[in-house]
Context: one part of a larger RNA
RNA sequence: UCGUGGUUAAGGAAUUCGGCAAAAUACCCCCGUAACUUCGGGAGAAGGGGGGCCCUGAUCGUGACGGAACGUGCUUCCCGAGCGUGAUCGGCCGCAGAGACCAGGGAGAAGCGACUGUUUACUAAAAACACAGGUCCGUGCCAAGUCGCAAGACGAUGUAUACGGACUGACGCCUGCCCGGUGCUGGAACGUUAAGGGGACGGGUUAGCAGCAAUGCGAAGCUCAGAACUUAAGCGCCAGUAAACGGCGGUGGUAACUAUAACCAUCCUAAGGUAGCGAAAUUCCUUGUCGGGUAAGUUCCGACCUGCACGAAUGGCGUAACGACUUCUCCACUGUCUCAACCACGAACUCG
Numbered sequence: 001u002c003g004u005g006g007u008u009a010a011g012g013a014a015u016u017c018g019g020c021a022a023a024a025u026a027c028c029c030c031c032g033u034a035a036c037u038u039c040g041g042g043a044g045a046a047g048g049g050g051g052g053c054c055c056u057g058a059u060c061g062u063g064a065c066g067g068a069a070c071g072u073g074c075u076u077c078c079c080g081a082g083c084g085u086g087a088u089c090g091g092c093c094g095c096a097g098a099g100a101c102c103a104g105g106g107a108g109a110a111g112c113g114a115c116u117g118u119u120u121a122c123u124a125a126a127a128a129c130a131c132a133g134g135u136c137c138g139u140g141c142c143a144a145g146u147c148g149c150a151a152g153a154c155g156a157u158g159u160a161u162a163c164g165g166a167c168u169g170a171c172g173c174c175u176g177c178c179c180g181g182u183g184c185u186g187g188a189a190c191g192u193u194a195a196g197g198g199g200a201c202g203g204g205u206u207a208g209c210a211g212c213a214a215u216g217c218g219a220a221g222c223u224c225a226g227a228a229c230u231u232a233a234g235c236g237c238c239a240g241u242a243a244a245c246g247g248c249g250g251u252g253g254u255a256a257c258u259a260u261a262a263c264c265a266u267c268c269u270a271a272g273g274u275a276g277c278g279a280a281a282u283u284c285c286u287u288g289u290c291g292g293g294u295a296a297g298u299u300c301c302g303a304c305c306u307g308c309a310c311g312a313a314u315g316g317c318g319u320a321a322c323g324a325c326u327u328c329u330c331c332a333c334u335g336u337c338u339c340a341a342c343c344a345c346g347a348a349c350u351c352g
Base pairs, nucleotide, nucleotide: 001347002346003345004344005343006342007341008340010338011337014336019333027051028050029049030048031047036041038170052092053091054090060084061083062082066078067077068076069075070073093097105331106330107329108328109327110326111325112323113322117129118128133168134167135166136165137164138163139162145154146153147152171318172317173316174315176248177247178246181245182244183241184240185239186238187237190236191235192234196230197229202224203223204222205221208217209216210215249267250266251265252264253263276310277307288304289303290302291301292300
């Protein structure tokens, strides 16, 4: 000097990102217990009192032996030993009586997630995942779906109150408008559309014919190319569908102070954000403004609304209970600190 323990005057979070760490609380009995609430909880809420030993032994529990009655029974009644319980009165000792070990700190408010649960084996336990509940879509049984080349298997020895897929995530109140785009579902008239079918028309070759020759014409066969016509799904087209993917405006003017704009006009759109919430886990400007709490508060709580860039199952807003979650405050408590000291053990180091 470090590590692990222990104690500490006065103060008591002044420390620190933050009460991290430590301290405090802790058991049993009795009293007593708020807001809120889904009436179950919250709750061991909170907050108080008692606790050893000796004497006394109330009360209550159990009930042996014995006795009585008759209905003679695993009957009923009386007495009540013993054992247990231990109120109350009084006394005794110590600093201290749950005497050691062991053994909840509590309260108020907000956010998120309903809850118990699950997770990054070895830096993340959470607000992430799951969840019961909700909705949509598919599937009529040799089901859809999944694995496999197949046979076959799972689904299921199930049968739509079933099974598969997707989203949301208890509960309460709710879940607005848009089908133009993308997707899905339905429709089949018309347009477009492949190979195939079809084979008009045209070309190559040449037996032959003509020609002195060059060359020209050219049947059949073979061959090249190929128009009309015919032909499916799809696409176009017409509808439906948003708890499908998604989307949910701008400008100008206007009221008898000012300000603001219920109101009017205009442009664009598929439709222009409804309820609720809102400087929010979302707010850049921003430490917004006002109020509360503090002597002093970029955090916190309550409001306001100018929402850069909330918003309704990519769910919206609330919510009792719950949480090794996050944030703020208070009480208790303390070496976290003012400010450090001493003790024990261990290590380093120095001497030997």